[in-house]
Context: one part of a larger RNA
RNA sequence: UGCAUGUGGUGGAUGCCUUGGCGGUUACAGGCGAUGAAGGACGUGGUAGCCUGCGAAAAGCCUCGGGGAGCUGGCAAACGAGCUUUGAUCCGAGGGUGUCCGAAUGGGGAAACCCGGCCCGCGAGGGUCACUCCCUGCUGAAUACAUAGGCAGGGUAGAGCGAACGCAGUGAACUGAAACAUCUAAGUAGCUGCAGGAAAAGAAAUCAACCGAGAUUCCGCAAGUAGUGGCGAGCGAACGCGGAGAAGCCUCCACGAUUUAGCCGCGCACCUAGCAGAACAGUCUGGAAAGGCUGGCCGUAGAGGGUGAUAGCCCCGUAUGCGAAAGGUGGGUGGUGGAACUAGGCGUGGGACAAGUAGGGCGGGACACGUGGAAUCCUGUCUGAAGAUGGGGGGACCAUCCUCCAAGGCUAAAUACUCGUAACCGACCGAUAGUGAACCAGUACCGUGAGGGAAAGGCGAAAAGAACCCCGGGAGGGGAGUGAAAUAGAUCCUGAAACCGCAUGCAU
Repeated sequence: UGCAUGUGGUGGAUGCCUUGGCGGUUACAGGCGAUGAAGGACGUGGUAGCCUGCGAAAAGCCUCGGGGAGCUGGCAAACGAGCUUUGAUCCGAGGGUGUCCGAAUGGGGAAACCCGGCCCGCGAGGGUCACUCCCUGCUGAAUACAUAGGCAGGGUAGAGCGAACGCAGUGAACUGAAACAUCUAAGUAGCUGCAGGAAAAGAAAUCAACCGAGAUUCCGCAAGUAGUGGCGAGCGAACGCGGAGAAGCCUCCACGAUUUAGCCGCGCACCUAGCAGAACAGUCUGGAAAGGCUGGCCGUAGAGGGUGAUAGCCCCGUAUGCGAAAGGUGGGUGGUGGAACUAGGCGUGGGACAAGUAGGGCGGGACACGUGGAAUCCUGUCUGAAGAUGGGGGGACCAUCCUCCAAGGCUAAAUACUCGUAACCGACCGAUAGUGAACCAGUACCGUGAGGGAAAGGCGAAAAGAACCCCGGGAGGGGAGUGAAAUAGAUCCUGAAACCGCAUGCAU
């Protein structure tokens, strides 16, 4: 030095576990914000830090309800000081307080800071002061009436935030075409505006085909059909049929009578705390019984979880039944007064039917349809009708025929989505997996910045976390003790391999 056996160190694979994730189902909710949000800064404890909570009334204050013996949040104990059956801590509902920044709004500003005006108050201090829009009043030019403008008052109006879904505006490229330019990707991504719990669309100037249907939306078929297309790559309907869901309406003026809602009240259901809730013992093994054996019991409850191993009957629960002072949601019902106001319904009379519009030329865009024979829709530009004896459409165009009535408006449901709440589910993961994040993670760290972005779980049933003695400066170790186990001793379950020792044997 090698090989072998044994025994260790190192290391953290594997097995087992799960506080965390992933995907879904059902129901709810679908917004918050000048009454100052989302998000933060700084404070706040008998307390040094962090997390959580809260805001100078600061882990909290008040009221109402629940609950019933302990409590003063977590890491995290200990000590100290207290509270509590005169009902605390805790849970639910309502209210109060709520520094500073932030739309941030008195002015400024390098966010959490600086500097003011006015009013009130002896003072400490308190209140108020942005802009736009709307309403009301006053005032009021050129210019007589007026208007513009100005001033004052009022507004629970707007602003900003928010995961996806929606509508609109704007709008790529990679890519595909086996290159590439029309084309495709795609009206996608991105950016912007605005809104709602959904949005949008919507009651035929629609289709159809000589039969007829009867708003919109969504799904299945029709159908990868008809078409379109450097007729390449590709793109790709409609009619009609079957379903989901169905709902229709309004308009200007005057008069009339009458009624409904807005108003007030009352039950009901549900939600936001909760309450009751059946039934087991002995023995054996063991550290421990829920396991084995023996004999029972409950079940509208044998879902699930916990308990020293595997528990229907030990605990929490579960089936089932019950429950709200307060707040919220939904639906229902009743009532008075005035009918003055607003809106709707009814009756009578009168009136009204949408013009720079439809259409046309040129240039574009949308339609499955790339200019094509290209109808239809939109319009930048130039033009430009008719008036129900009228007009639009039926895929160039014309006639006949059929059908509808544009140039005003509203409209639930079926449909889309999930930041979130509750319950439940999974031939989903199980710590290099599953979220980036099971752990104080969008942290540490990197970057001027936009931005990028980790690693890191497990003693034991219970700390019973090793008193005391010995060696040592300590670290560490040896005894003793705890424990079922300490090769479970605190980076502690199991403890593979690489790698490094020690002992023995053999070989050299």
Large-subunit ribosomal RNA, domain I from a Pseudomonadota bacterium, 508 nucleotides, folded computationally. RNAcentral holds the full RNA, with entries from ENA.